Model confidence (mean pLDDT): 89 of 100.
The RNA shown here (c-di-GMP-I riboswitch aptamer) has 77 nucleotides and comes from a Nitrospirota bacterium.
Of the family's consensus pairs, 100% are formed in the model.
The sequence was found by an Rfam model in a public genome assembly.
The organism belongs to Nitrospirota, within Bacteria.
It matches the Rfam family "c-di-GMP-I riboswitch aptamer". About the family: GEMM was predicted in a large-scale screen for bacterial structured RNA regulatory elements.

[in-house]
RNA sequence: CCAACGAAAAGGCAAACCCCGGGUAACCGGGCGACGCAAAGCUACCUGCCCUGAAUAAGGGUAGAGGGGCCGCCGAA
Numbered sequence: 001c002c003a004a005c006g007a008a009a010a011g012g013c014a015a016a017c018c019c020c021g022g023g024u025a026a027c028c029g030g031g032c033g034a035c036g037c038a039a040a041g042c043u044a045c046c047u048g049c050c051c052u053g054a055a056u057a058a059g060g061g062u063a064g065a066g067g068g069g070c071c072g073c074c075g076a077a
Stems, first nucleotide, its partner, number of pairs: 005075002012037002018031005035064001041070003045067003048062005
C1' cells in the first nucleotide's frame, strides 16, 4: 500500500412519531427527533417489495430488502 475484517477514537448519516409543503397514491423535500447504520455514500442495471391502472399493457416509488456498478474515512485483533 492492497484485500479481507470491524475493536477504539474523531467525524458522519438519521428510522418511527409529530409539524409544514408537494404528489391520486406508493412516496418525496424541509423542520423536529434518534431506532439504528462501516458504506444507512452515489446509481433503478438485475431480483424483491410497494403505488396508480380493468390489466398480464403502460407508468411511477423504494438505494434503511438482496445482488451488481462507481467512489470513500479510521486502523486494534